[in-house]
RNA sequence: ACAAACUGUUUGCCGAAACUGCUUUGCUGAGAGAGCAGUGCGGGGGAACCAAAUUUUGGGGCUAAUCAUUUUCUAAAUGAAGAACACUUCCUUUGUUCUCGCCCGUCAGCUAACCUCGCAGGCGUUUGGAAGAACAAGU
Numbered sequence: 001a002c003a004a005a006c007u008g009u010u011u012g013c014c015g016a017a018a019c020u021g022c023u024u025u026g027c028u029g030a031g032a033g034a035g036c037a038g039u040g041c042g043g044g045g046g047a048a049c050c051a052a053a054u055u056u057u058g059g060g061g062c063u064a065a066u067c068a069u070u071u072u073c074u075a076a077a078u079g080a081a082g083a084a085c086a087c088u089u090c091c092u093u094u095g096u097u098c099u100c101g102c103c104c105g106u107c108a109g110c111u112a113a114c115c116u117c118g119c120a121g122g123c124g125u126u127u128g129g130a131a132g133a134a135c136a137a138g139u
Stems, first nucleotide, its partner, number of pairs: 005139003008135001010134002012123003018039007040119006050109001058107001059104004066080006081099005087132005
């Protein structure tokens, strides 16, 4: 140094929101920041055909984040629908939460070619059991 075995209270979540390379600043080097590009992931616009006509009662887009009913009607409650739950899978328990916010600007159905935009932000989880994977350190 490599391989094998054993041990191991180690392994994050929501979201599209990641990876790689180059350039630049600096005496040199590294790192950080900034810019650019590629790959990847996600969104919007946009023919034919088809669908739909209903345009202030404006309309539409992203997102799980919508709808209905009731009331004491600024708001709250209830129900339906939708969403998440921690390395992976299975069994078991059948539970705990969320249902915000933002944008376009009178305008957009679907939609090939084509055009265009984003790659942020916010937080932590643990019913119990089994198997497995990765991995720090140790033997």